[in-house]
RNA sequence: UCUGUAGCUCAAUCGGUAGAGCGAUUCACUCGUAAUGAAUAGGUAAGGGGUUCGAUUCCCCUCA
Numbered sequence: 001u002c003u004g005u006a007g008c009u010c011a012a013u014c015g016g017u018a019g020a021g022c023g024a025u026u027c028a029c030u031c032g033u034a035a036u037g038a039a040u041a042g043g044u045a046a047g048g049g050g051u052u053c054g055a056u057u058c059c060c061c062u063c064a
Stems, first nucleotide, its partner, number of pairs: 003064002007022004016053001024040005046062005
């Protein structure tokens, strides 16, 4: 000085309910599997504090 966001890889938001791909589960399709399609689950946003009506976003400290 930079980075830390879902199980993994990563976005977005110049402050206003957080997403994608892969993966997982269920269903459809199939004689069956795969593929394909649909749906669902999954995130105290590294931890703490401050500012603000409101912080993942701005400021400070800490940790890795």